Description: Predicted 3D model of a 1573-nucleotide RNA (small-subunit ribosomal RNA). Model confidence (mean pLDDT): 83 of 100.
RNA sequence: AGAUUUUUUAUGGAGAGUUUGAUCCUGGCUCAGAACGAACGCUGGCGGCGUGGAUUAGGCAUGCAAGUCGAGCGGUAGAUAUUGAAGCUUGCUUCGAUAUUGAGAGCGGCGAACGGGUGAGGAAUACUUGGGUAAUUUACCCUAAAGUCUGGAAUAGCUUCGGGAAACUGGAGGUAAUGCCGGAUGUGAUCGUCUACCACAAGGUAGAUUGUUUAAAGGGGGGGAUCUUCGGACCUCUCGCUUUAGGAUAGGCCCAAGUCCUAUCAGCUAGUUGGUGAGGUAAUGGCUCACCAAGGCUAAGACGGGUAGCUGGUCUGAGAGGAUGGUCAGCCACACUGGGACUGAGACACUGCCCAGACUCCUACGGGAGGCUGCAGUCGAGAAUCAUUCACAAUGCACGAAAGUGUGAUGAUGCGACGCCGCGUGAAGGAUGAAGGCCCUAGGGUCGUAAACUUCUGUCAGAAGGAAAGAACGGUCAUAAAGUUAAUAGCUUUUUGAUUUGACGGUACCUUCAGAGGAAGCAACGGCUAACUCUGUGCCAGCAGCCGCGGUAAUACAGAGGUUGCAAGCGUUGUUCGGAUUUACUGGGCGUAAAGGGUGCGUAGGCGGUUUUGUAUGUCAGAUGUGAAAGCCCAUGGCUCAACCAUGGAAUUGCAUUUGAAACUGCAGAACUAGAAUAUCGGAGAGGUAGAUGGAAUUCUUAGUGUAGCGGUGAAAUGCGUAGAUAUUAAGAAGAACACCAGCGGCGAAAGCGAUCUACUGGACGAAUAUUGACGCUGAGGCACGAAAGCCAGGGGAGCGAAGAGGAUUAGAUACCCUCGUAGUCCUGGCCAUAAACGGUGUACACUUGGUGUAGGAGGCUUUAACCCCUUCUGUGCCGGAGCAAACGUGUUAAGUGUACCGCCUGGGGAGUACGGUCGCAAGACUAAAACUCAAAGGAAUUGACGGGGGCCCGCACAAGCGGUGGAGCAUGUGGCUUAAUUCGAUGCAACGCGAAGAACCUUACCUGGACUUGACAUGCCCUUCAUACCUGAGUGAAAGCUCGGGGUCAUUUAGUUGGAAGGUGCACAGGUGCUGCAUGGCUGUCGUCAGCUCGUGCCGUGAGGUGUUGGGUUAAGUCCCGCAACGAGCGCAACCCUUGUCUUUAGUUGCCAUCUGGGAGCGAUCCGCAGGGAACUCUAAAGAGACUGCCCCGGUAACGGGGAGGAAGGUGGGGAUGACGUCAAGUCAGUAUGGUCCUUAUGUUCAGGGCUGCACACGUGCUACAAUGGAAUGUACAAUGGGAAGCGAACCCGCGAGGGGGAGCCAAUCCUCAAAACAUUCCUCAGUUCGGAUUGGAGUCUGCAACUCGACUCCAUGAAGCUGGAAUCGCUAGUAAAGGGACAUCAGCUACGGUCCCUUGAAUACGUUCCCGGGCCUUGUACACACCGCCCGUCACAUCAUGGAAGCUGUCUGCUCCCGAAGUCACUGUUUCAACCCGUAAGGGAGAUAGGUGCCGAAGGAGUGGGUAGUGACUGGGAUGAAGUCGUAACAAGGUAGCCGUAGGGGAACCUGCGGCUGGAUCACCUCCUUU
Repeated sequence: AGAUUUUUUAUGGAGAGUUUGAUCCUGGCUCAGAACGAACGCUGGCGGCGUGGAUUAGGCAUGCAAGUCGAGCGGUAGAUAUUGAAGCUUGCUUCGAUAUUGAGAGCGGCGAACGGGUGAGGAAUACUUGGGUAAUUUACCCUAAAGUCUGGAAUAGCUUCGGGAAACUGGAGGUAAUGCCGGAUGUGAUCGUCUACCACAAGGUAGAUUGUUUAAAGGGGGGGAUCUUCGGACCUCUCGCUUUAGGAUAGGCCCAAGUCCUAUCAGCUAGUUGGUGAGGUAAUGGCUCACCAAGGCUAAGACGGGUAGCUGGUCUGAGAGGAUGGUCAGCCACACUGGGACUGAGACACUGCCCAGACUCCUACGGGAGGCUGCAGUCGAGAAUCAUUCACAAUGCACGAAAGUGUGAUGAUGCGACGCCGCGUGAAGGAUGAAGGCCCUAGGGUCGUAAACUUCUGUCAGAAGGAAAGAACGGUCAUAAAGUUAAUAGCUUUUUGAUUUGACGGUACCUUCAGAGGAAGCAACGGCUAACUCUGUGCCAGCAGCCGCGGUAAUACAGAGGUUGCAAGCGUUGUUCGGAUUUACUGGGCGUAAAGGGUGCGUAGGCGGUUUUGUAUGUCAGAUGUGAAAGCCCAUGGCUCAACCAUGGAAUUGCAUUUGAAACUGCAGAACUAGAAUAUCGGAGAGGUAGAUGGAAUUCUUAGUGUAGCGGUGAAAUGCGUAGAUAUUAAGAAGAACACCAGCGGCGAAAGCGAUCUACUGGACGAAUAUUGACGCUGAGGCACGAAAGCCAGGGGAGCGAAGAGGAUUAGAUACCCUCGUAGUCCUGGCCAUAAACGGUGUACACUUGGUGUAGGAGGCUUUAACCCCUUCUGUGCCGGAGCAAACGUGUUAAGUGUACCGCCUGGGGAGUACGGUCGCAAGACUAAAACUCAAAGGAAUUGACGGGGGCCCGCACAAGCGGUGGAGCAUGUGGCUUAAUUCGAUGCAACGCGAAGAACCUUACCUGGACUUGACAUGCCCUUCAUACCUGAGUGAAAGCUCGGGGUCAUUUAGUUGGAAGGUGCACAGGUGCUGCAUGGCUGUCGUCAGCUCGUGCCGUGAGGUGUUGGGUUAAGUCCCGCAACGAGCGCAACCCUUGUCUUUAGUUGCCAUCUGGGAGCGAUCCGCAGGGAACUCUAAAGAGACUGCCCCGGUAACGGGGAGGAAGGUGGGGAUGACGUCAAGUCAGUAUGGUCCUUAUGUUCAGGGCUGCACACGUGCUACAAUGGAAUGUACAAUGGGAAGCGAACCCGCGAGGGGGAGCCAAUCCUCAAAACAUUCCUCAGUUCGGAUUGGAGUCUGCAACUCGACUCCAUGAAGCUGGAAUCGCUAGUAAAGGGACAUCAGCUACGGUCCCUUGAAUACGUUCCCGGGCCUUGUACACACCGCCCGUCACAUCAUGGAAGCUGUCUGCUCCCGAAGUCACUGUUUCAACCCGUAAGGGAGAUAGGUGCCGAAGGAGUGGGUAGUGACUGGGAUGAAGUCGUAACAAGGUAGCCGUAGGGGAACCUGCGGCUGGAUCACCUCCUUU
C1' cells in the first nucleotide's frame, strides 16, 4: 500500500367522522394514543417501592431546627469518696481539707457564610458549553523550610450602690487568659536597585543586594542523669501559635458562542465612548473622581414593552422537532418591604447588627418586642396537597486530643388508590339445562355449569410460636510487635482475644391451626368504536367529543334484562405532545380554492461563466481534552417475581486544541471569450415632448325662403313654435374630437398611444466585423412613473353630463325612459397614488416532439426584373403531442423540466375594520389586530330542476268557427252566518249536481229528553231449569222500557248422562261512524295514453357519472331507417281483447214474409204473418273473410312521404278497455281491513221528538227563458237501448186532469212500457206579448203508521225577474258540436233540472305556430337540490353578548426636575475623653485613639411635570347571535336596467347615477383565425 474477515450500534412511520342530491379537491373542526406533583364522581381486600401546598413570596399560636471546647481562662451551685473539727437527738447535721467529678452564667477559640427552605425578582452583573487570569484570594487540611525570645496595661464574670413596669442599664471596687499592647530576632516575604532568561502589549520567572518594612501563645503526658527558690528549669512526645513556599479544596473577575414574544417599540446614549492622572479593591476595569477629546450602540434589531429562575433532564414523537423544568443533582437569586455597613479566610449574613416603612404583640403609656419561603402545626384563599410522631442505631456535618455532645440534615414510622409494580377474592366435577328475572313468532330462548350439590386446595387477611441482616467503627480490658526517645516510661501504629452500641421492631422471614369461610366494582353498548332488546317519556324531561338524537312504535333520553371493555379500580374534567405534511429543515403552496407587489430603476444582501497558481474560511479525516453524578439504553447481579436497587459498559450526535487532505466553496494573483456592454451600416413603428396647420360634424348668431307644427316615446307628456319654430340656403363664431385607412396589426416598463407637417428625443430589431474582458442576475428598505374619478389656483366651456328641476311609468319609483341642466369632461401649473392597475400567471437564464397564420429584417435558389419557393433572427396569434394539473385546462410566449433572487398565503365571519403610527389641503391611502361567533366557507366538474336563455316538435294550447257560463228566476253543492243540533269528510288545476245510484220516520253518525248495563251482536267458563222457546192478556208510559198475569209444555240413553235450548249471576269479554290517511294495507285521483323510464356486458372518466337513449332524417310514438364504442335486452308505444262499419258460412223461435196456399176484416182498393209453408231479405248470434303502404306513379340511399286504382272501409278506418319508472307525506281509519291510543252504568245500546232543508250574503255546477229559425192548436210519420212478480199492467168504463175502477197477457225477440223535435194546416205579428213561467191563493190525486217543520203530481186562479248579459271565462275538429226526446239505477214515495246509457235531426271552421297555457328532446347559465311557491340583501323594531370612541374618574409602572434627608461608609475637623508606647520621680507633655461637629453620597417620604398600561364612564358607533316582526326586492337565469372593480355625488333601505376599466356576461349577427371534408 492492497485485499479479506470479524465485531459493535441502530429495530422503525396505520387512520376515521364531518361541507354535497352525489363526486373529486382545497380547507378547518372533532375523535381513537401516550403522559401527569393532578382534581371530581361511584366503588374499595393486601403488600412493596416512590410521591404529596402547583393557589396568597398571604398572616402566624406552640415546640424544636447551631452548637461545642474545663487539654485556653478566672471561677463555681452541687455530687461521690476519704478525713478532721463542732453540735448533740451516737448517727445524723453543720463547717473545713484532700481526691475524683461537675449544671448554669461569663471571658476566649472555632463554627455559626455549611446543612435545610422557596422561586418573588432577574432576558443578562443569571444559566449552559468552551476558554483566559502574565489582573486574583482561599480558614480548617497536606508537604517543605524557619521560628515560637522578652515585657506590659486592662476588662467581663464577681462584690457593692443605683435607675427602670419591662427590655435593659449606670457608678464604684478588685481579677484571669491561647483576650489586648510594646520590644527583640528575620529563614523568608514586601518595596527599591542590578543581572540573566522567557513572553500574549502593559509583563513573568530565576538570581544577587552591608538597602527598606515586617511574626508568634501557650496547653497536655512522661522522665534517667544534672541544677533548683522545690513551683520548676532541663530532656522528650504531642496538640497549638508565627513567617514563607508549594499543593489540594473553594471562590472572585474577564472573553466567545448559545438562551422566549413584540417593529402597532426605530433610533438610543453625558460617566455616555475613549485617553491621561489619581483614588479604591484580593484583583482588572468609568468601579469612583479631576481634566481632555467626541465618541459608542443599532435593521445580523440597539432602545423600549411583556413574560420567565437556568441546566442535567422529563413527556411526546419513526425521526427532525414540539412542550416542559415537580421529586433527585449542579448553578443563581431571595429571607416581612427598602437601604446600609460591621465582624470575619469567607456575608453585605434565613433563626447577627443599625435605620426607615407596613403589620402583629406587651406596657405601669414613659417605652419595648417580633419576623416558619427550616421540621411539624394553625388560619385564610383554593378544585386541591399529610404527623404539632420516633431516633441520633446507621450515613454525614460542627466542636473537641479523645470519650463525647449537638444535629426536624438524615434514618425510620404514620396518613392519602396520588402513581408504578405484585398478589388475592377460590379450584375440579356438576343438566332435571331447577327456581326466579328478562325476551318471545307462545313453540321456546337467555342469564347458564352459572347456582344448588359433590370432592379438594389454603395465597392474603386472622390466631399461636420461632426469628434475622442492617454493627462497621470507636471505647475499655488483656496480648504481641514496630516506631519515636537517653528510656523498658509516655505516645503513635499494627496483630489476636473478650466485652459494649438497633429508632425501625418482636419488623421482614419461617412453622403450625381453622375454615371457601372475610374480600368486585366502574364505564359503555346510533356511527366513529368492541357491545341489543323491552318498558316509560312524547322537540317535554333530557343526552351530546364530532356528526347529531327526542314532535306516540327512540338499539342515541330514563329504568330493566342482556352484552362489551377495563379491573382495586373505573369513568369525567383540565393540561402537553401526537395524529396535524394544519408553519412543511426533513416535508406545503400562490391561473380559477387563501396567496404574484400596478410598473420600472436601483442600495444593502443573496447568487454567479472558462482556465490556472497559491492559501486553507467553510468542508473532510485522525488524535487529545472536556461533555459531573443520577437518568435513558445494553449486560450481569440483589430483594421469592416485578416495580425498585447495585456494578460495569455504551451513549452524551456538542465545544475546544492539534496534525493532515485540497475535489468543491471562499479569499488572493494571473489569463480567456461563449454571459454582458460598446462602435459601424440598415430599415419598421398611434413610443415621448413642443410648435404650426387642416377638413367633416354639432351648437349658437345674422340674413333669406317658407308655414304649422316640431321634438320625443312601448305609448305619452314636460319642452320648442304664429313674437314664425322644425325644414332649407348663405355668411360668421366657438370649443372638443380626429370618419374611411384600421387589421386578435404596430410601439411602449406599466399606466397608455390614432388627422397632417416640422423640430428635439428614448428604446427595440436585423446584418457583418472590431473592441472591453464577468463589467452579470435578482433586489428588503429607497427613488421614479402610475387610467378614471377627486382636490387647489388661473383660463376655457361646442357637445356630453354626477347633483338638481320637470314629465312619464309604478302600489310606491328618491330608479330604469323623456325634456332641460350645474360641477366635471378640455388647457396650464401643483396635489392624490388608487382600479377586475388582469394573462387574475413576479423577474432572469437554460433545456424539452410539431402544424399553421401574421408583423419587421437578412440570406439562398432563380431569368439575374418582380413573384413563388427554401433557410434563419425577433415579435405577436390559433390548434395540438409528451409532461403537468382537483378538474377546467396549459402545452417552446408553459401552468413541462431545472437554477438564482424577491413578494405573498395558512378555515369562514368579525375586517382590510378598530387603536397607534407615517403620508395627504381634503377625500382618503399605506401599515394592521383582538374579543366574540360558526362547522363549515370555498374550487372544479356531475345529474337534475328552473330561467321574463336559445333551437326543434306536439296538444281544441292559440288562431279560425259553433254553442255556452258570467246578468234574471228557480234547482243543487260549497263557504259564511245562525243554531240545542244545523253530524262527518272532500278545498287550485286534480273540492264545490263530490262520498250521496235518492235525509218526512228509518237512514243518522248530530241535538234535547226518557231508558238498559255481559249489554242490540259473538265465543268460552259457572249456576238453574227441562221446559223454555212460542202464543197471548192487563196496568203505566210519547215510545222504548218497567211491573203483573194466562195458555203451552223437548229429544236421546238401561242409568249416570248426552244433545239441544232458554233463563240467571259473575268472570273473561263484547261494542265504539272516538283519534291518528303524517304508523298502514287495499283502492283511487293527477301529471298523462305524455313517450318516456331503465338494465347486462363492453368502452371513456381519479370519481359522481357518461356512452347506449346523442347526431341526420322520419313518425301519433325511444315508430322506423342511416350513421356512431357500442352490442343487446326489459317496462312502456304498437299489436293481441270488446264494440261499430262490408261480405260469407252455419242456425231459424218468440224475430222475418219475396214467391205459393188457406183463413179473417172490409162494398172495394186493400189490410191482417192469423195459419200452412218458406230460409230469400231484415234481424238475431256463433264462426270466418277483409286492410298489409299489398298494387301503380313520383320524390328519397333507406325509413318514409305525396298522388292514384280497386274496395264497405286506406294509411294506428271510428269508439272503448288498457295508465311505464315515478311525483304530489295528494284522497280515504266514515265502505271494508288494520298497528297504536282513548271510553267501558258510557265516547257503548235503545226510544220519542227535533236537526242534517235553518238565511243580511258570496261562489261553483245546472235547468228554464228572454221569443217569430218562435209560441199555441189540430193532424200525420219515423227509433234504439232497457225494465218488469210485494212487479209491468193492456182493452174497456169514470174523472178537465193527476188519477180511480178493472183485470186480459207476461217470469218476456211472445205480454206491458214506448218517442219528441220533424212534416202539414190555422192563429198569434214584435208587445213584457197567446213570450216567460217564478211566486202566491184555492181545490185535489198518490205513496206511506205519518206529508206541520219537510214529498211529488194535477186543476183553477195569480203572472215576478227577464228583451241575449261588464271584466273575465268554458266546451267542441264529424255522425263531432248544437238541438230533440227515450230508457234505466237508487227508490214506498220523491226534491232527478243530477248521473249512466240509447237513438233522432245534424253543421261551421282550421291561413298557420308569432303570441297565452301544458308537455317532450337537445343545448346554455345558475349562488337552486324541500329544487323559482327556490335562494337571498339591507335599513327599521325587540332581546342577549363581546368590542371601539367619549367629558372625565380610579389604580399601577416609569422618565425628568426640585425639596427633605434616617442609618451608614468615606473625607475633613476634633474644643470632649483616654490604661498600654516615649520623655518625666511626679505633675504634666508627646505620639496615637476617640465622643462630638461639618461635607459628599444616600432609602423611605413630599411637590411639580410628562409618558406607558389596566379598570370604570352618562352618551354614542358599528359587529355577532336569536323557528315563524316591519319595509321593500339589490344579487343568483339576460334575475327581468348584465354583473363587478376604483372613484365622486345622491337616496328610508337594499341601492341609483356619472366617468374610466374588467369578463369572473346570456343571446343573436358580423369580422378574423383555426380544425375537418